[in-house]
RNA sequence: CUGUUAUCAAGAGUGGCUGAGAGAAUAGGCUCUAUGACGCCCGGCAACCUGCAUUUGCGUGGUGCCAAUUCCUACAUUUCGAUGAAAUGAGAGAUAAACG
Numbered sequence: 001c002u003g004u005u006a007u008c009a010a011g012a013g014u015g016g017c018u019g020a021g022a023g024a025a026u027a028g029g030c031u032c033u034a035u036g037a038c039g040c041c042c043g044g045c046a047a048c049c050u051g052c053a054u055u056u057g058c059g060u061g062g063u064g065c066c067a068a069u070u071c072c073u074a075c076a077u078u079u080c081g082a083u084g085a086a087a088u089g090a091g092a093g094a095u096a097a098a099c100g
Stems, first nucleotide, its partner, number of pairs: 001100001004097005013042001015041003021032003026074004043066003048062002051058002070092001075089006
């Protein structure tokens, strides 16, 4: 990096440092942000793999995660007194595991 499988409606700080942008990419929207974002540290959540216990528990280790559904939309189908809205699916993306 390609493909496969699984999950993506729950959960997670009134801490320290820093100092201007941030919410994956493109576009549109909407939002967070000097009442301090993003990032780092600490802290926490969770339970994919692992370890221990042994009946589904603990949380040792490896990841992951800690605004908003994956923040929403983009494509298709269906439904609806319908310049639109809703539902479902696809696509894209994120994470884990084993493989090549």
Predicted 3D model of a 100-nucleotide RNA (SAM riboswitch aptamer (S box leader)). The sequence was found by an Rfam model in a public genome assembly. Its Rfam family is "SAM riboswitch aptamer (S box leader)". From the family's description: The SAM riboswitch is found upstream of a number of genes which code for proteins involved in methionine or cysteine biosynthesis in Gram-positive bacteria. Gene Ontology term of the family: regulation of gene expression. The coordinates come from a structure-prediction model, not an experiment, and the mean pLDDT is 81.